[in-house]
Order: sequence, then structure tokens, then C1' cells
RNA sequence: UGAGAGGUCUGGACCGUCGUCGGCGGGCAACCGCAGGAGGAAAGUCCGGACUCCACGGGUCAGGGUGGUUGCCAACGGCAACCGGCCGCGAGGCCAGGGAAAGUGCCACAGAAAACAAACCGCCGCGCGCUCCUCACGGGGCGCUCGGCAAGGGUGAAACGGUGCGGUAAGAGCGCACCGCGGAGCUGGUGACAGCUCUGGCAGGGCAAACCCCACUCGGAGAAAGACCAAAUAGGGAUGGCUCAUGGGGACGACCCGCUCCUCGCCAUCCGGGUAGGUCGUUCGAGGCCGAGCGCGAGCUCGGUCCUAGAGAAAGGACGGUCUCGCCGCGCAAGCGGCUAGCCAGGAUCCGGCUUACAGGACCUCUCACGCC
Repeated sequence: UGAGAGGUCUGGACCGUCGUCGGCGGGCAACCGCAGGAGGAAAGUCCGGACUCCACGGGUCAGGGUGGUUGCCAACGGCAACCGGCCGCGAGGCCAGGGAAAGUGCCACAGAAAACAAACCGCCGCGCGCUCCUCACGGGGCGCUCGGCAAGGGUGAAACGGUGCGGUAAGAGCGCACCGCGGAGCUGGUGACAGCUCUGGCAGGGCAAACCCCACUCGGAGAAAGACCAAAUAGGGAUGGCUCAUGGGGACGACCCGCUCCUCGCCAUCCGGGUAGGUCGUUCGAGGCCGAGCGCGAGCUCGGUCCUAGAGAAAGGACGGUCUCGCCGCGCAAGCGGCUAGCCAGGAUCCGGCUUACAGGACCUCUCACGCC
């Protein structure tokens, strides 16, 4: 200098005018004054919690979620470190990363065969037929039947361990060496796992984001949760008063009649439920910043310091000016001139994550290549 890897921060500042939301103070009121008023994702509402209400004796089944290990955390499907596999020269990146020797199922096309095995071309052997060379023995070629083989070819994403040597009629873990794999032991590590030694000729193709098995885990609804105060109108109840009664209903039973008792309508007072409306929940919190200590790290502990929006159909904005960042043009340069804040987007109970969106700008660490000293 070029090409990359990992990560952090920022994403305008000040002044004036007007407007807006809630708070505080003043004022009888109108209104005035003061200090405040979105984010890095406030977003998607995906995961986990706090909080609230409902449900709840225990267990099993069913269903959902998660899935290397050890840690962190209030918790998590988050995060850190490590392990294993794959990719990259590398810095690094990616992985639903338990079980395929419990069972079931699937593996398109191609191919002989997709997992009890099997053979299209091929290789080898016996026999037969034809034919060629040869006096003959014998040998060669072609074809057919039977048998052996799975080395080579071919198919496929994948072909029943791989490479090499020996061996054989040809072959084959048939034998051997190395690699891979299974089993046992030892050593190291908290562990995932790793290394070494011995042993077995090799059994067990792949797929579980197919069913399934294993382990852990999960009650439901959510701030329109929920708590409190509480009109008008209508309706309910209690008590008292007045009125009516030859009536209706009830005590009353299968029916009828009589008697008795209660009740009906109006007024007054009181009580209670719900609705409109209002208040709380509601913003001090697993909180921010600084420092010290512990830890590889996520993070934890201690000390100091700060208070930083709380609306309810919903405020947070607009304009003007100055500046800065940036962009363009001229210039060797210093500089000059012009344009100019321009990204994604806005709380709605709160918190921790994840994911997604994002103009421009700044910084840190590391890798590779080339050049120079």
C1' cells in the first nucleotide's frame, strides 16, 4: 500500500421565535413563570422473567418446548469459555451438535443391486461346437451350457471398510503393514473429550427440522392484568306512613266451597349491585455512571454518585440564524468558492435477550500478500 477477519462508538451542536405534554410555583380567574419531555433499534412481539388475577391434593397418560460440556444469569430457546465436526493459506466462520446394534418407515432418477442381498459389461475354470496354426502333441480365436469371482468398467448424493504388498485359475481381510472402525484397559481433564497400549479381520450405508426412544422442562390469561371511589336514569331490598278490597295472587295438596293469614298501589328515608366518569397500578429499577477488587470470560462483590418522559386516542414539533461533519468544483499545496444535516424509525406496566431495518462518520485489535528500511 492492497485485500480481508473480529469488535466498539456515533448517527448533530448552540441561539432565538412559535407550538405541544405532564410536573412544580404564583394567581379569584384568564393566564404567567421555572426546570424537564423517545431509541440504537423505542420496531417485530419471537423467547425468558417481574407484577396482577384466575385455577390448583398427588400421580399417570396425552401434548408443547429444549438437546455437546462446564459455567453466568431472576430466568431463557440468551451469553461466555471449552470440546467435536465441516469450511478458510490465515485472522476466523458455520453446526436442531442426544440415540440409526429398541422398533417402524423412507432413500427420487439412474443402476445388476439402496442393505436378508445381488451381477449388466467384465475376469477365471470344466465341457461341447465351429474355425486357424501344426505331421502330431499342443496352442490361438469365436460362440454356447454349467460353475467360480467381485479386482476393473459402468450407475448414483450414497454401492456392504480404504491404500499397498503377498496370494490365487481369477479373485476375495484370504494373509500382512499402515489408516479407519468396534471392544477392553491405562493416563490426563470437573466435564464434553483427548492421548497411549492391547485386542477383534470388520460386524453396524444414509435420513430422527420421518415416526419414535432417552433426558430435562412447561397451569391459564394478560395492563383492555387488576384494585379503589362513584352520578343521572331504570330496576332490586329494608323500615315507616297512607290508601284500597264484594277483586287478583299465595299458604292450598286431585277437585270444589267457606273461613283465616300474607301480599298488591302511592309517598318518604335508608341500603346494596352494575354503568358513565374519576383515582391508583404507573415508572426507583434484576436502574445509569465512576472507582476498587475477584474471574480467561460471560459476570460477581464493595464503595461513591445521579434521578433521567409518563400520555390515554395519545405530547414530543416547526421556522429562522450561526457552526460543525459531509459532498462538489478550482488549485501542486496552503487554501478559496458553492450546497448542506440528509439513516432506519418513535415509548404506552417494567426488565433481560434474540431477530430485523439503518444515509453518513469515527476508533480499536488481528490476518494474508507485496514493496522499502
The prediction has a mean pLDDT of 77. Predicted 3D model of a 373-nucleotide RNA (Bacterial RNase P class A) from a Planctomycetota bacterium. Its Rfam family is "Bacterial RNase P class A". Its family is annotated with tRNA processing, dimeric ribonuclease P complex and ribonuclease P activity in the Gene Ontology. The family's RNA type in Rfam is ribozyme. The model forms 95% of the base pairs in the Rfam consensus.